Predicted 3D model of RNase P RNA and transfer RNA as a complex of 403 nucleotides.

RNA sequence: UAAGUAAGCCAUACGGUCGCGGCUGAUGCAGUCGAGGAAAGUCCGGGCUUCACAGGGUACGAUGCCAGGUAACGCCUGGUGGGGGUGACCCCAAGGAAAGUGCAACAGAAAAUAAACCGCCUUCGGGUAAGGGUGAAAAGGUGAGGUAAGAGCUCACCGCGUCUGCGGUAACGGAGAUGGCAGUGUAAACCCCAUCGGAAGCAAGAUCGAACAGAAGGCUAUAUGGCGACCCGUCAUGCUUUCGGGUUGAUCGCUCGAGUCCGGCAGUGAUGUCGGACCUAGAUUGAUGACCGUUUAAUACAGAACCCGGCUUACGGCUUACUUAAUCA
RNA sequence: GCGGGUGUAGCUCAAUGGCAGAGCACCGGCUUCCCAAGCCGGCAACGUGGGUUCGAUUCCCAUCACCCGCUCCA
Numbered sequence: 001u002a003a004g005u006a007a008g009c010c011a012u013a014c015g016g017u018c019g020c021g022g023c024u025g026a027u028g029c030a031g032u033c034g035a036g037g038a039a040a041g042u043c044c045g046g047g048c049u050u051c052a053c054a055g056g057g058u059a060c061g062a063u064g065c066c067a068g069g070u071a072a073c074g075c076c077u078g079g080u081g082g083g084g085g086u087g088a089c090c091c092c093a094a095g096g097a098a099a100g101u102g103c104a105a106c107a108g109a110a111a112a113u114a115a116a117c118c119g120c121c122u123u124c125g126g127g128u129a130a131g132g133g134u135g136a137a138a139a140g141g142u143g144a145g146g147u148a149a150g151a152g153c154u155c156a157c158c159g160c161g162u163c164u165g166c167g168g169u170a171a172c173g174g175a176g177a178u179g180g181c182a183g184u185g186u187a188a189a190c191c192c193c194a195u196c197g198g199a200a201g202c203a204a205g206a207u208c209g210a211a212c213a214g215a216a217g218g219c220u221a222u223a224u225g226g227c228g229a230c231c232c233g234u235c236a237u238g239c240u241u242u243c244g245g246g247u248u249g250a251u252c253g254c255u256c257g258a259g260u261c262c263g264g265c266a267g268u269g270a271u272g273u274c275g276g277a278c279c280u281a282g283a284u285u286g287a288u289g290a291c292c293g294u295u296u297a298a299u300a301c302a303g304a305a306c307c308c309g310g311c312u313u314a315c316g317g318c319u320u321a322c323u324u325a326a327u328c329a
Numbered sequence: 330g331c332g333g334g335u336g337u338a339g340c341u342c343a344a345u346g347g348c349a350g351a352g353c354a355c356c357g358g359c360u361u362c363c364c365a366a367g368c369c370g371g372c373a374a375c376g377u378g379g380g381u382u383c384g385a386u387u388c389c390c391a392u393c394a395c396c397c398g399c400u401c402c403a
Stems, first nucleotide, its partner, number of pairs: 001325010013294006020034006036301001040312002043310005048201004055232004060197005065079005080094001081092004095192002100190002102186003117132002119128003140158006159181001160179005166173002205252004214243006223237004245402002259278008330399007339353004347383001355371005376392005
């Protein structure tokens, strides 16, 4: 210098003029506060609220190496195993295919209870699975011995299975012995095992106020509804469809919370704990904008609607550490 | 704001994980004096990007676009 990898920070500052929403004083003035790292997608988890303080079983859904963290999670941290990269480093829905079922097109002799097209050998009965070729996948691989030709038929090494003891909390690792090798792949196919999950959502829900008009049809205790997929149980007594009528107001929920910042301690870390300081949008047709000046400059993606923890996606600028390559001293 | 659903040819719809098809439309030809109808042939698509699998329109994840429903009283 170039190409990368990882971690982190900022993301409209300061002053002035006008304007908008909330709050306080107060009475048309003054003070004070006013979007995000993703407010987004709504993909997960939780709080909160209602559904009956009567539940039980089945179904259904989600997750899936080990240990830890957390209110909880499908998230995070650390490790194990596997994969990618020269490397810094990154990625993995990673239980079970020996409980059972399904599928494996085309090609190929044969696609899972093995089989024999060419070939090899032959005493012509047969033997064989080495070589050829197909495929994503062909019933352990390489070499030697052996044989009529061959073959784990035998041996060595590698792989695989089983057992033993060692290290590790564990996943697992590495060591020794042993088996002659049998059961290919697919579970983001059905399924099995383990764990977890009641449903709906702030248009939840609570209170106050205002207004109005019913009509026609269907099913009815072996019914209908209530915990919203089913069954049992239990409780209640009408339920339901279409058309029509009224309102479309106010208050609460609503923002002090698993909160923000700083520091100490424990821990590899996620995180926990202790102390101090702080209060930082709350609208309901829905506020957060415009202009000028200063600094090198004020740029991208993008705008809260009950709240919080994550994930994912979009996106401008900057810093630090590390890696690889080339050149120079 | 909350909840649910759908994306396949120009349009309307199919397809069990194994060569993506049908009807209408469009283009060319045959037929006709000409047009229509009919017959023959052709063009053209799985919203986008990853993953699982030997193989994906189909299964899983993310993303984009579109559509639908949701106040209260009697």